[in-house]
Context: one part of a larger RNA
RNA sequence: ACGAACGCUGGCGGCACGCCUAACACAUGCAAGUCGAGCGAUCCCUUCGGGGAUAGCGGCGGACGGGUUAGUAACGCGUGGGAACAUACCCUUUUCUACGGAAUAGUCCCGGGAAACUGGGUUUAAUACCGUAUACUAUUGGGGAGGCAAAGAUUUAUCGCCUUUGGAUCGGCCCGCGUUGGAUUAGAUAGUUGGUGAGGUAACGGCUCACCAAGUCGGCGAUCCAUAGCUGGUUUGAGAGAAUGAUCAGCAACACUGGGACUGAGACACGGCCCAGACUCCUACGGGAGGCAGCAGUGGGGAAUCUUGGACAAUGGGGGCAACCCUGAUCCAGCCAUGCCGCGUGGACGAUGAAGGCCCUAGGGUUGUAAAGUCCUUUCACCGGUGAAGAUAAUGACGGUAGCCGGAGAAGAAGCCCCGGCUAACUCCGUGCCAGCAGCCGCGGUAAUACGGAGGGUGCGAGCGUUAAUC
Numbered sequence: 001a002c003g004a005a006c007g008c009u010g011g012c013g014g015c016a017c018g019c020c021u022a023a024c025a026c027a028u029g030c031a032a033g034u035c036g037a038g039c040g041a042u043c044c045c046u047u048c049g050g051g052g053a054u055a056g057c058g059g060c061g062g063a064c065g066g067g068u069u070a071g072u073a074a075c076g077c078g079u080g081g082g083a084a085c086a087u088a089c090c091c092u093u094u095u096c097u098a099c100g101g102a103a104u105a106g107u108c109c110c111g112g113g114a115a116a117c118u119g120g121g122u123u124u125a126a127u128a129c130c131g132u133a134u135a136c137u138a139u140u141g142g143g144g145a146g147g148c149a150a151a152g153a154u155u156u157a158u159c160g161c162c163u164u165u166g167g168a169u170c171g172g173c174c175c176g177c178g179u180u181g182g183a184u185u186a187g188a189u190a191g192u193u194g195g196u197g198a199g200g201u202a203a204c205g206g207c208u209c210a211c212c213a214a215g216u217c218g219g220c221g222a223u224c225c226a227u228a229g230c231u232g233g234u235u236u237g238a239g240a241g242a243a244u245g246a247u248c249a250g251c252a253a254c255a256c257u258g259g260g261a262c263u264g265a266g267a268c269a270c271g272g273c274c275c276a277g278a279c280u281c282c283u284a285c286g287g288g289a290g291g292c293a294g295c296a297g298u299g300g301g302g303a304a305u306c307u308u309g310g311a312c313a314a315u316g317g318g319g320g321c322a323a324c325c326c327u328g329a330u331c332c333a334g335c336c337a338u339g340c341c342g343c344g345u346g347g348a349c350g351a352u353g354a355a356g357g358c359c360c361u362a363g364g365g366u367u368g369u370a371a372a373g374u375c376c377u378u379u380c381a382c383c384g385g386u387g388a389a390g391a392u393a394a395u396g397a398c399g400g401u402a403g404c405c406g407g408a409g410a411a412g413a414a415g416c417c418c419c420g421g422c423u424a425a426c427u428c429c430g431u432g433c434c435a436g437c438a439g440c441c442g443c444g445g446u447a448a449u450a451c452g453g454a455g456g457g458u459g460c461g462a463g464c465g466u467u468a469a470u471c
Stems, first nucleotide, its partner, number of pairs: 004467005011343006018335001019301001024299003028296003033060003038057002041054005067254003076179007085171001090167002097160001098132004108121005140145001152159002180226003187217003192214008229251004233244004256277005279290004307333001309332003315329001316327004346376004356367004380412001382407005390398001415460002418457002420441003426455005436443002
C1' cells in the first nucleotide's frame, strides 16, 4: 500500500468503492424511440367550430449512449509527422424548387398454417418510386462538346427539398521512433518483393487480376512458441528504478461460436438481416423461437463482490415547429467497517486508598481516582416541531432529507492483538519433550516471564489480528 478474503468484535456520520473466478448458462421485468406541421385510412368525443387516439406507408434516430477485456506483440496503443480521401445533423456561399407518370402497404374480399407467419384478387395516398425539361456550378474531355437534381407542408409566421463554396466536427489511410519473455525457435516468404497495364475503393497501395522480372525479410533476432488489451495514470521509493493498468479519462477490440453482406453520411451493426454450428425452448412433428460481456436479478464456479428500488427534478442524448414523448445514460436512494476521513461511548471533584480479585517476606503491595458517592454537561443516537439551496416563468426523484428550534436522561454505544530476544509490556497456578507454541532464533523432559488459565501490564482502537500478493 490493497477492488481483498478469513477470525473475534462492532455506536454514528461524510466521501468513495463493490464478480479479480466461468467472454459459464440464463427465468422475469425494464434498457430506443419519435414525428399527424410528409400520407391516405380507421376509431372515439363534440358545444358541430373542432379536439383526440392509433395499425400501416414515409422521415430522422436505432453506427451515440451503456457493457466487457475473449482475441490482439499489431501502425493495436503512445508520440511526432504526412497526402491520395469522405463527413448526416450545424454554420456559411451559389443556383433552383418546372412538367408529368406508374405502382404499393394499409382497408375490403377469398384462402393456407397448430403457431411463427404467409398466398391470390380489388382499390388508394404521399416529403415513398420513376420519367422528361432545365444546370449557375461541380464533374469528363486538349477542345468542339457530353452530362447529372428536386418535395412539398402550413394556423401566411415560417419550416423544408435539390445543387454548390468554404468551415467546423467526427473519421478512413500512410510513415519515423517507442512498446513482454524464449535461440532447448535460424532460417522465413510465391501475391511472396518490384515493374507495366487493367479493375476496385471515399481515397493511396499486390487491395485484386493478367503479363514480366526474381526478388523481399533475417543474428540490430526474421519466422515460430508462450504470455498480454495499450495509455494518461496507480503503488512504492530520497531518487534511479521496480511492480501494476480496479474505480475515472482517451484509444482499440468484441457482442452465443464461425462466416457474409444489405441498408445507410457513417456498420460489415450488443438489444438489425442471411447462412452454418453448439445449446435452450414451443410444436398439432409439417415447422418455428432465442442470445444479459445493458440495469436489476437467478443458477453455477469461487476465499470472495450489492436492490428483480425511485425519478426524468437537474446534466446530457434521440425525435418533434412546439407542447411533449422516450432515456436502467444520468441523478438519487438501498445493502456492505470494503477503504479513507471525522465524531462519540461522558466531564469535574472524590482515600477511609471501601469491598472483591491477584501477589506477598503475612508487615503489606497492586487493581486504583478506578468504583461507590456529590455536582455538572447533552456532541452523536432518541422524541416533538419547523424546514431549505439545488430551479425557476413553471416543474424537486432525492425528502419531511440536510439544517434550525425545543425535550428527556449518563442515559443507548469497546473491543482486538500482544507481554523470551528482535519488540513496548511480568508474576502466580496448571502441565511435565505430554498437551501445545512458533515470523526467525527457538520454547516444553517438575520451580516454563516462550504451552494453557488467572491477575497485572504494553500497543492500537470501531476496529484489531491473520493470510495472500506489491514496493

A computed fold for a 471-nucleotide part of an RNA from an uncultured prokaryote, annotated as small-subunit ribosomal RNA, 5' domain. Model confidence (mean pLDDT): 86 of 100.